[in-house]
RNA sequence: UGGGGUGUAGCCAAGCGGUAAGGCACAUGACUUUGACUCAUGCAUUUCGGCGGUUCGAAUCCUCCCACCCCAG
Repeated sequence: UGGGGUGUAGCCAAGCGGUAAGGCACAUGACUUUGACUCAUGCAUUUCGGCGGUUCGAAUCCUCCCACCCCAG
């Protein structure tokens, strides 16, 4: 420098145009003498790496950029 891949919560991770599952962790409550276990509820709402574009509608499609990984030189 060129090509490819991956960026989603504190961590892991699904989702592939119709408005973001699940698990761990965390918070509150119940239970318990206390803690643990268990149960209930909550927890990304100008939220999907960033700026734009397409669309009635974008995490999803497109351009450019950023970070990391792989390949080639």
This is a predicted structure of a 73-nucleotide RNA (transfer RNA) from an uncultured Clostridia bacterium. Its Rfam family is "tRNA". By type it is a transfer RNA. Its mean pLDDT, the model's own confidence on a scale to 100, is 80.